Small-subunit ribosomal RNA from an anaerobic digester metagenome, 1406 nucleotides, folded computationally. Its mean pLDDT, the model's own confidence on a scale to 100, is 82.
C1' cells in the first nucleotide's frame, strides 16, 4: 500500500457551505523534554522429499532462523479503585498536590560513525462528533411516527448518543409544509444582467459518494479498503465437466451508442509521492511530444507609383456599370518560406572532497556527474513577390440591387411573408455588403421582457374583487411619561482558504499566458456603546370603538289574526246562437241552452290606486290591514368604559330563481305534451288546451346566477352649484347651518379612452381574494360535498399568431328623422298574346369570324355583309413577300395588244415598247437588312366611354380641440333645384363641383337689303313680285336692348316665401341645349387607333375562286303592322320646317296600270329641284274575321350592278294566314310634353331602314299627396362588417390527419408490509478434541444480503371498443349570433328538439 489518479450511480442528507462547540475523542510518520532495554521458552514458512488435481491449486513428511510467538522480572508524571486538600469553571465537571492497593513493556543490527526498540508528557498535523443558519419542484402528496420521543440500568465504541439491549412513562414532527413522490453530487466559481435577478456546476481548487451489483468484517495509527479477502447474484472467460478464472469510473487501446470527442508515443531531465542510512528501486502522478481552426492571441498572404486604354461579363445598349490603379511596367521590402549555418535558458545540486562555525552533526561557501522535450525556440547569411482567401448576405427588421430563367410550378422563410408571365423575397448570373483564417447554420442559457414586476405590474370595461356576513390563526393599530434593549445603527477583534474577477505594476520583441502587491468577497461570530422609531414591560389620557338615557324612523324579520277587488268552478234565474281567437284563420266551448247577464256559495293565490333617481335590510331581499314577540341603524344630550381596534387564510351561518325528497294543497299562470295555424321544413315565433312546476310544512337538501355599482373591508385627505329622505337648532308650512343616508352636473387630479369625480376609478395607510395571450377548458384525472341534477378544487398534450378593449373613419339595418327625383300615387299611351323585321342565347355546322351579358349587352361595335367588306371555312397558288424605306448587283424595261391552258389568281407565247446635261432618273429581278399578323393578354397599358349622376357633393391653406386614428370648417334654426343664401358659430378664408359667363329659341331696337319680301307709285299677264322701282313689313343675319323679385300687399330678424297683384313678348331658373367634381364598379375597348411584353415567320403573313356570318325544333329582348267605325275604301282640296343636289336633284313632255323608260330643260343653288301627310270636303262601307287585316304563296315585270341560285329592293295581278285589345308582370311621359302625322339627311351602285339622326303639322289628361316599392342627399344611432349585408358567422352529419379521456383484458417498474428460508461475517455461548501457553477445530442462538410465497397500494405501456377535442380552399343540413340580425340579446337552472337551438321560471343592460 487508506496517498497520487478516476467517476458522479446513489445522495434533498449535518452531503455541502458558513459560523460556533466537543469539560464526550482518535492521530502512524514528524518535532521537544523525561524514563527504560534483565531473563527463558517452543515452534514454523522457505528449502528438500512424497501425494492428489485438466488446472487452478491443495495435502503431507522432515530440518531451521528472527526485530516472528511465548512466558518470568523491574515499572511511573501511564491507567483503574478508594480516601483527603485546594483552586477555578459550563450544568454534568475541570485543573493541581498528596496516601493506599491493583494491571501492564521492549530487540536487537553494526563498517562502532551510527540506525532501531518500549513506557509516558507536551506540541504539530490530520481526522472523528454535535449544534445554529443557507440554498429543489408538487398540497391533484395532511397527516406521519413502536426503537418511534423521553427517562433508569447495562452493553458497545476512540468518543457522545436508542448506537444496542431490558424495563418504565407516552411521547416526537407538523399549514413557518411534516409524510410521499419526482429531480439532483455541494462549494469556491462560470455565463448574462445597470443592478436586483436568472441559468450553470466542463478544466483547475477544497469536501462528499462510488468502484460489476448486493451484503460482511479482517489487518492496520487509519479501509468496511479502485488494481485486498469472504459471502450472494447477474454476466463474461477456461475446462479432461469433477471444478477453476476475472471486474479500466487509472494511462493508452477495442467494440457499442451517437449530431459528437484524441497516440496501445517519449521520459523519470525537472517537480512531487513511497521505501532505503546511502547508492538507488518504483511512479501513464508528472513533464514533454503526436492528433483536431476546438477557443483565446499574435503574424502574414506584399508595399510606393502606375492610362478617361482594351478583351471579357453585365445593363435601361450612339451609351454606362464592373474589372480597374486592378494588371502589365518602374522602384522597394523578406515577416512568413526555402537551403545553408550557429545554437539555449530550463541544471538546483546528488555521492564524495576541501574550506570555516559551533551547540559535535548539522549548517554556510566552493569544486563537482546528469536534458525526454530537441538540434527544438531563437540568431546568422543567401534566393526571390517569391509559398499562401474564403464564407454568409443584398424585400423590412438589416449594411448591401439589377437582368435572365420559372409561372401558387419548383422553391424559399427567425417573424412579418415571397412565388398564380414583366418576383431587388424561388434558382443562375453581374455588381453589392458584411467578417476574415475563417464563415453560416443548428441547439442550449441570459438579455431585451416592468411578459411574475424586492428594486418594478395590475384587477369599472382589455385576464383578474370571493354572492354576503361572522369570525379563528395571522398581518396591521390612537396620544403620552418612564424602564429595558430582541429588531434597528455605530465602533472594534475574528473569520470569510488559494485560484478566479477588478485595479496598478512587472516577466515572456507584443499579446494571449504568467507573477508579485492591492482592492474584493455585499456573509457569520464575538465585544463595547446609542435609544429616535418597531417590540417587550409597569403606568396615565380620551380624539378610535362600545355602553347607558332621549326621541322619531322605516315594504327589517318571525308566528298568528282580519280584509276587499280580480280569476275560476258549482247551484239557480233570464236569455238566444253564437261565443272564443288572430295578420287572417283553425283547433276549443255552445240547441243535453254557451258566451252575456243576476244571485248566492265555495276554492286557492296575489295584495291595485298611493308608488318615487322613495324607504329598510350584510348580501340573497322586502309593499293590503292588524297584534305579539325580535332586531337594527340614524339623531340629541350629557354620563360611563378605557384602545376594548382593523382586516380576515382556512372555518362557520346566510343565500334568487330553477331542482329534489316527504306530506299536504292546487284558483291563476304553465317547461314537458296534444291538436290547430304559419312555412319549403316550423320538433319555433302566433292560438286552442295542458301536468310537473308555481303556494304551505318539515328553519329537510342543493349553494349556484349579467349573485353587478361587472367597482372587497376600513381609516384619513382634497373646490362648487342642484335636488330628496330621516333627526336637531323653543314655535313655523319660509330662510339658514348641522349629522346621517340616497340622487343629477362638474374644478383639480386620474384614466388607453368611454368615463370617474367627497357614494372617486383623485391622494395616501393597513389587510385580504384574485389575474399573466387566445383556444383546448371550467374539460379530463383524483380529491371532497350532494338522494340525485350537479357543485368546489382544477391540469396537460395538441393547436393559433392573434384572441381582446375604448375609440375613429365608412359600409350596412326588415333602426329613427328631415328632403329629393315619372320613385308612388293621379292619368295616357305602349310592351308581354299575333304575323314579320332585327338583335341574342342555344343547337346546328366545314365555317356559322370576333366582341359586348343585371341596372350600365340583346335595331349595341354595324352612318348599310350578294363579290369586296371579311376578320371564319374549303380548294388553288406565292415566300424580299400586298403596300413602304436603305444597300448591292444585274437588266432595259415597265407596259399595252393577241392567242392560249385555267375557277380564277396566275403561267406560257408573240408583236409593240424609254429618257438624259452621261451624273443618273424610271421601272423589272436577284441578294440582304428593316416587314408582316383583326394572334395572346383591357388583370401590364395610353387614349375614349358607360354607370353611379347633372346627384349635391369632394377637398384644401391657417387656426383650434384630441396621446392618436380623427375632429372642427361642411354640425344648429330657417331657406333653396342647389355646401343656394341667410342667421348662429372656434372658427376664418379657399379651391373643384352648383350657379353664371357659351349656342338656340321667344320681344322689340339699330345696321345691312340679295336669289329673300311687295304696303305705296307705274307697267304686263288667264293668272303669278312677272318687270320698273321701294327697304315700309315679312324674312335674313350682325350688333344691342330687355327679366332684377327692380315696384306693390301680407309673413319672415334676415334670406326667402307668397299673390288670378301691377307692368310686361317673357315672372320668379322663360323653354332646350353644350357643359359631367373627388371618385366607384381591375366595368368596356389590344377588333377604330396607339403601345410594353409573350407567339407566328414556304405561316397564325399574303393572293385568288366558291362558300358562310342569311342556317333552325326552341327561348328572351328591341321595333313595325294590326285587330278596325275616333276607322277602311274612293274622289277633290290646303298649309310646313330642316335638309341634299353634277358620276348629281330634275321641271315639263311623251310611253306604260305601275315600279319606270325616252326625249328634253334649269341649277354647283334664300335664284332651279327633290316636296309633304294627318287634317279638311264630299260618297260608301255598317259590326262580319269584313271593303278590318295584310303575313304567306303563284305568276308576271322594272332597276341598280361583271353578276340578284345560295341572298337585293320595288311594281302588278292573283292569293289572303294569325290577329276580334292579349295571364302574372313590366315600360315611357307632366307641356307645345304624351299620342299621333308625315318629310328629309348619314351610309349608299343597289339594298333587306320598320334601324339611327333631324325636322316641323295636329295636340291633349293628371299630380289629392308622400303612408308604400325603387334610388339617392343630410343628421343622428346599433353593429362581432371594412372583398365592407352579394358582408360575417353557429352548430350537427360525411371526409382524412393529429394529440388525448374512458374501457374488460394483457404486460412492466420502484417501495413498503406480512410469513418462509437463510450464506459469508461480527458478537455472545458451549468447547469431554489439539496444544506448555497463548490459541484453534467443532458447535449453538442472534441479526443479515440474497431467495420463495400472499395479500393489498402506488406508477407506466399496451388493448377490442367507446367519448368528446383540434385542424384541413371550394361536401350535405338548416341560419342560432352580429342591425330591433328579422322573436332583442345574455347569466343560472328544468324541459324537449337532426343541428345551430325552443320554452318555462327568476335575474341583468353589457
Nucleotide at each position: 500500500a487508506a496517498a497520487u489518479g478516476g467517476u458522479g450511480c446513489g445522495u434533498a442528507a449535518c452531503a455541502c457551505g458558513u459560523g460556533a462547540g466537543c469539560a464526550a475523542c482518535a492521530u502512524a510518520c514528524c518535532g521537544u523534554c523525561c524514563u527504560c532495554c534483565g531473563g527463558a521458552g517452543g515452534a514454523u514458512a522457505a528449502c528438500c522429499g512424497a501425494a492428489g488435481g485438466a488446472a487452478a491449486c491443495u495435502u503431507u513428511g522432515c530440518c531451521u532462523a528472527a526485530u516472528a510467538c511465548u512466558c518470568c522480572a523491574u515499572g511511573a508524571c501511564a491507567u483503574c479503585a478508594u480516601c483527603c486538600u485546594a483552586u477555578g469553571g459550563c450544568a454534568u465537571c475541570a485543573u493541581a498536590a498528596g496516601a493506599u492497593g491493583a494491571u501492564c513493556a521492549a530487540a536487537g543490527a553494526u563498517u562502532u560513525a551510527u540506525c532501531g526498540g518500549a513506557g509516558g508528557a507536551c506540541g504539530a498535523u490530520u481526522g472523528g462528533c454535535u449544534c445554529g443558519c443557507g440554498g429543489g419542484a408538487c398540497a391533484u402528496u395532511a397527516g406521519c411516527u413502536a426503537g418511534u420521543u423521553g427517562g433508569u440500568c447495562a452493553g458497545g465504541u476512540a468518543a457522545c448518543g436508542g448506537c444496542u439491549g431490558a424495563c418504565c412513562a407516552a411521547g416526537g414532527c407538523c399549514a413557518c409544509g411534516a409524510u410521499g413522490u419526482c429531480u439532483a453530487g455541494g462549494g469556491g466559481u462560470u455565463c448574462u444582467g445597470a443592478g436586483a435577478g436568472g441559468a450553470a456546476g466542463g478544466u483547475c481548487c477544497c469536501c462528499c459518494a462510488c468502484a460489476c451489483u448486493g451484503g460482511a468484517a479482517c489487518u492496520g495509527a487509519g479501509a468496511c479498503a479502485c488494481g485486498g479477502u469472504c459471502c450472494a447474484g447477474a454476466c463474461u472467460c477456461c475446462u479432461a465437466c469433477g471444478g477453476g478464472a476475472g471486474g479500466c469510473a487509472g494511462c493508452a487501446g477495442u467494440g457499442a451508442g451517437g449530431a459528437a470527442u484524441a497516440u496501445u508515443g517519449g521520459a523519470c531531465a525537472a517537480u512531487g509521492g513511497u521505501c532505503g542510512g546511502a547508492a538507488g528501486a518504483c511512479u501513464g502522478a508528472u513533464c514533454c511530444a503526436g492528433c483536431c481552426a476546438u477557443g483565446c492571441c499574435g503574424c502574414g498572404u506584399g508595399a510606393a507609383g502606375g492610362u478617361u486604354a482594351c478583351c471579357g461579363u453585365c445593363c435601361u445598349a450612339u451609351g454606362g456599370a464592373u474589372g480597374u490603379u486592378a494588371a502589365a511596367c518602374u522602384u522597394c521590402u523578406u515577416u512568413u518560406a526555402u537551403a545553408a549555418g550557429a545554437g539555449a535558458g530550463c541544471a538546483a545540486u546528488a555521492a564524495g572532497g576541501u574550506g570555516c562555525a559551533c551547540g559535535c552533526g548539522u549548517g554556510c561557501a566552493u569544486c563537482g556527474a546528469u536534458g525526454a522535450g530537441a538540434g527544438u525556440a531563437u540568431c546568422u547569411u543567401a534566393u526571390g513577390a517569391a509559398u499562401a482567401a474564403g464564407c454568409a448576405u443584398c424585400g423590412g427588421c438589416u449594411a448591401a440591387c439589377u437582368c435572365c430563367g420559372u409561372g401558387c410550378c419548383a422553391g424559399c422563410a427567425g417573424c412579418c411573408g415571397c412565388g398564380g408571365u414583366a418576383a431587388u423575397a424561388c434558382g443562375g448570373a453581374g455588381g453589392a455588403u458584411g467578417c476574415a483564417a475563417g464563415c453560416g447554420u443548428u441547439a442550449u442559457c441570459c438579455g431585451g421582457a416592468u411578459u411574475u414586476a424586492u428594486u418594478g405590474g395590475g384587477u369599472u370595461u382589455a385576464a383578474a374583487g370571493g354572492g354576503u356576513g361572522c369570525g379563528u390563526a395571522g398581518g396591521c393599530g390612537g396620544a403620552u411619561u418612564c424602564g429595558u434593549a430582541a429588531g434597528u445603527c455605530a465602533g472594534c477583534g475574528g473569520u470569510g482558504a488559494a485560484a478566479u474577477u477588478c485595479a496598478c505594476a512587472g516577466g515572456c520583441u507584443c499579446a494571449a499566458c504568467c507573477u508579485g502587491u492591492g482592492c474584493c468577497g455585499u456573509g457569520c461570530c464575538g465585544u463595547u456603546g446609542a435609544a429616535a422609531c418597531u417590540g417587550c414591560g409597569c403606568g396615565u389620557c380620551u380624539a378610535g370603538a362600545a355602553u347607558a338615557c332621549g326621541u322619531a324612523u322605516g315594504c327589517u324579520g318571525u308566528g298568528g289574526g282580519a280584509g276587499g277587488a280580480a280569476u275560476g268552478u258549482g247551484u239557480a234565474g233570464u236569455g238566444u246562437a253564437g261565443c272564443g281567437g288572430u295578420g287572417a284563420a283553425a283547433u276549443g266551448c255552445a240547441u243535453a241552452g254557451a258566451u252575456a247577464u243576476u244571485a248566492c256559495a265555495c276554492a286557492g293565490a296575489a295584495c291595485a290606486c298611493c308608488u318615487a333617481u322613495u324607504g329598510c335590510g350584510a348580501a340573497g331581499g322586502c309593499a293590503u290591514c292588524u297584534c305579539a314577540c325580535a332586531a337594527a341603524g340614524u339623531c340629541g344630550u350629557u354620563a360611563u368604559u378605557g384602545a376594548c381596534g382593523c382586516u380576515g387564510a382556512g372555518g362557520c351561518a346566510c343565500g334568487a330563481a330553477a331542482g329534489u325528497g316527504u306530506g299536504g294543497g292546487g284558483a291563476u299562470c304553465a317547461a314537458a305534451c296534444a291538436g290547430g295555424a304559419u312555412u319549403a321544413g316550423a320538433u319555433a315565433c302566433c292560438c286552442u288546451g295542458g301536468u310537473a312546476g308555481u303556494c304551505c310544512a318539515c328553519u329537510a337538501c342543493u349553494g349556484u346566477a349579467a349573485a353587478c355599482u361587472a367597482u372587497g373591508a376600513u381609516a384619513a385627505c382634497u373646490c362648487g352649484c342642484u335636488g330628496u329622505c330621516g333627526g336637531c337648532g323653543a314655535u313655523a308650512u319660509a330662510c339658514u347651518g348641522u349629522c346621517g343616508g340616497u340622487g343629477g352636473c362638474c374644478u383639480a387630479g386620474c384614466g388607453a379612452a368611454a368615463g370617474c369625480g367627497a357614494u372617486a376609478a383623485g391622494u395616501u395607510a393597513u389587510c385580504c381574494a384574485c389575474c399573466u395571450g387566445g383556444g383546448g377548458a371550467g374539460u379530463a384525472c383524483g380529491a371532497c360535498c350532494g338522494c340525485a341534477a350537479g357543485g368546489u378544487u382544477g391540469a396537460a398534450a395538441c393547436u393559433c399568431a392573434a384572441a381582446g378593449g375604448a375609440a375613429u373613419u365608412g359600409a350596412c339595418g326588415g333602426g329613427g328623422g328631415c328632403c329629393c327625383g315619372c320613385a308612388c300615387a293621379a292619368g295616357c299611351g305602349g310592351a308581354g298574346g299575333a304575323a314579320c323585321a332585327u338583335g341574342u342565347g342555344g343547337u346546328u355546322u366545314a365555317a356559322u369570324u370576333c366582341g359586348a351579358u343585371g341596372a350600365u349587352a340583346c335595331g349595341c361595335g354595324a352612318g348599310g355583309a350578294a363579290c369586296c367588306u371579311u376578320a371564319c371555312c374549303c380548294a388553288g397558288g406565292c415566300u424580299c413577300g400586298a403596300a413602304c424605306g436603305g444597300c448591292a448587283g444585274a437588266u432595259g424595261a415597265a407596259u399595252u395588244a393577241u392567242g392560249u391552258a385555267g375557277a380564277g389568281a396566275u403561267g406560257c407565247a408573240u408583236a409593240a415598247g424609254u429618257c438624259u446635261u452621261c451624273g443618273g432618273a424610271c421601272a423589272u429581278c436577284u441578294g440582304u437588312c428593316g416587314a408582316g399578323g383583326u394572334g395572346c393578354u383591357g388583370c401590364a397599358u395610353g387614349g375614349u366611354u358607360g354607370u353611379c349622376g347633372u346627384c349635391a357633393g369632394c377637398u384644401c391653406g391657417u387656426g383650434c380641440c384630441g396621446u392618436g386614428a380623427g375632429g372642427u370648417g361642411u354640425c344648429g334654426g330657417c331657406u333653396u333645384a342647389a355646401g343656394u343664401g341667410c342667421c348662429a358659430u372656434a372658427a376664418c378664408g379657399a379651391g373643384c363641383g352648383c350657379a353664371a359667363c357659351c349656342c338656340u329659341u321667344g320681344u322689340c331696337g339699330u345696321c345691312a337689303g340679295u336669289u329673300g319680301c311687295c304696303a305705296u307709285c307705274a307697267g304686263u299677264u288667264a293668272a303669278a313680285g312677272c318687270u320698273g322701282g321701294g327697304u315700309a313689313c315679312u324674312u335674313u343675319g350682325a350688333c344691342g336692348a330687355g327679366a332684377c323679385u327692380g315696384c306693390c300687399g301680407c309673413c319672415g330678424c334676415a334670406a326667402g316665401g307668397u299673390g288670378u297683384g301691377a307692368g310686361g313678348a317673357a315672372g320668379g331658373g322663360g323653354g332646350g341645349g353644350a357643359u359631367g367634381a373627388c371618385g366607384u364598379c381591375a366595368a368596356a375597348u389590344c377588333a377604330g387607333c396607339a403601345c410594353g411584353g409573350c407567339c407566328c415567320u414556304u405561316a397564325u403573313g399574303u393572293c385568288u375562286g366558291g362558300g358562310g356570318c342569311g342556317a333552325c325544333a326552341c327561348a328572351c329582348g328591341u321595333g313595325u303592322u294590326a285587330c278596325a267605325a275616333u276607322g277602311g275604301u274612293u274622289g277633290g282640296c290646303a298649309c310646313a320646317g330642316a335638309g341634299g343636289g353634277c358620276a348629281g336633284c330634275u321641271a315639263a313632255c311623251u310611253a306604260g296600270u305601275g315600279a319606270u323608260a325616252g326625249u328634253a330643260u334649269g341649277c354647283c343653288a334664300a335664284u332651279c329641284u327633290c316636296c309633304a301627310a294627318a287634317a279638311c270636303c264630299a260618297a260608301u262601307c255598317u259590326c262580319a274575321g269584313u271593303u278590318c287585316g295584310g303575313a304567306u304563296u303563284g305568276g308576271a315585270g322594272u332597276c341598280u350592278g361583271c353578276a340578284a341560285c345560295u341572298c337585293g329592293a320595288c311594281u302588278c295581278c292573283a292569293u289572303g294566314a294569325a290577329g276580334u285589345u292579349g295571364g302574372a308582370u313590366u315600360c315611357g311621359c307632366u307641356a307645345g310634353u304624351a299620342a299621333u302625322c308625315g318629310c328629309a339627311c348619314a351610309u349608299c351602285a343597289g339594298c333587306c331602314a320598320u334601324g339611327g339622326u333631324g325636322c316641323g303639322g295636329u295636340g291633349a289628361a293628371u299630380a289629392c299627396g308622400u303612408u308604400c316599392c325603387c334610388g339617392g342627399g343630410c343628421c343622428u344611432u346599433g353593429u362581432a362588417c371594412a372583398c365592407a349585408c352579394c358582408g360575417c358567422c353557429c352548430g350537427u352529419c360525411a371526409a382524412g390527419c393529429c394529440a388525448u379521456g374512458g374501457a374488460a383484458g394483457c404486460u412492466g417498474g420502484g417501495g413498503g408490509u406480512g410469513c418462509c428460508u437463510g450464506a459469508a461475517g461480527u458478537u455472545c455461548g458451549a468447547g469431554a478434541c489439539c496444544g506448555u501457553a497463548a490459541g484453534g477445530a467443532u458447535u449453538g442462538a442472534c441479526c443479515u444480503a440474497g431467495g420463495g410465497c400472499a395479500a393489498a397500494a402506488c406508477u407506466g405501456g399496451u388493448a377490442a371498443c367507446u367519448g368528446g377535442g383540434g385542424c384541413u380552399a371550394a361536401g350535405u343540413c338548416g341560419u342560432a349570433a352580429c342591425a330591433a340580425g328579422g322573436u332583442a340579446g345574455c347569466c343560472g337552472u328544468a324541459c324537449c328538439g337532426g343541428a345551430a337551438g325552443g320554452u318555462g321560471u327568476g335575474g341583468c343592460u353589457g
It matches the Rfam family "Bacterial small subunit ribosomal RNA". The RNAcentral record of the sequence draws on SILVA.